[in-house]
RNA sequence: AAUAGUCUUUGGGGCAAGGUGAGAAAGCAGGGCUUUCAAUUCCUGACCGGCGGUAGAGUCCGCUAACUCCUUAUCAGGAGCUGAACCGAUGGGAUUUCGGUACCGACAGUAUAGUCUGGAUGGGAAAAGACGGCA
Numbered sequence: 001a002a003u004a005g006u007c008u009u010u011g012g013g014g015c016a017a018g019g020u021g022a023g024a025a026a027g028c029a030g031g032g033c034u035u036u037c038a039a040u041u042c043c044u045g046a047c048c049g050g051c052g053g054u055a056g057a058g059u060c061c062g063c064u065a066a067c068u069c070c071u072u073a074u075c076a077g078g079a080g081c082u083g084a085a086c087c088g089a090u091g092g093g094a095u096u097u098c099g100g101u102a103c104c105g106a107c108a109g110u111a112u113a114g115u116c117u118g119g120a121u122g123g124g125a126a127a128a129g130a131c132g133g134c135a
Base pairs, nucleotide, nucleotide: 005131006130007129008128009127010126015045017044018043019042023037024036025035026034027033028032046115047114048105049104050063051062052061053060058103059102067080068079069078070077071076085101086100087099088098089097107118108117109116
C1' cells in the first nucleotide's frame, strides 16, 4: 500500500398556469333553465431526471427500484420482465460537452397521472467514514 470482515451515516426530482367540463350540489320553476363546485389524469403550455462505468449521460453499457413467478415458517434467496436520440460543431478521444430538434417514464386509487394520494417513517444500487485481522 492492496484485499476480507464488522459497524455508523448518507442515499429521487417535478405544475400555486390557462382551457374544456365527465360528474356533483343548490335554487327557481318546470319537465326545462340558472348558479356554484369540479381533471396537477383530457387539450395547450410548464417542469423533473436514482446508482456505477466511460470526455461530464433520463435515451450507450451495467445495476437498483417497481411489477410477475418460484423456494421458504419468517428473514431472505433465485428467476423473469425492464421505457426512450438523432443531426451538426469542437476535440486525440464525447450517442456524455456545446448548438438544434425529438423522445421516454412501474403498480394501486381517482375523470384517463413521469409531476397528486398510497404501499413507503419501506426498500435500494451505491457513496463517505470509523474499527479492524493477516502479511

A computed fold for a 135-nucleotide RNA from Megasphaera sp. AM44-1BH, annotated as FMN riboswitch aptamer (RFN element). The coordinates come from a structure-prediction model, not an experiment, and the mean pLDDT is 80.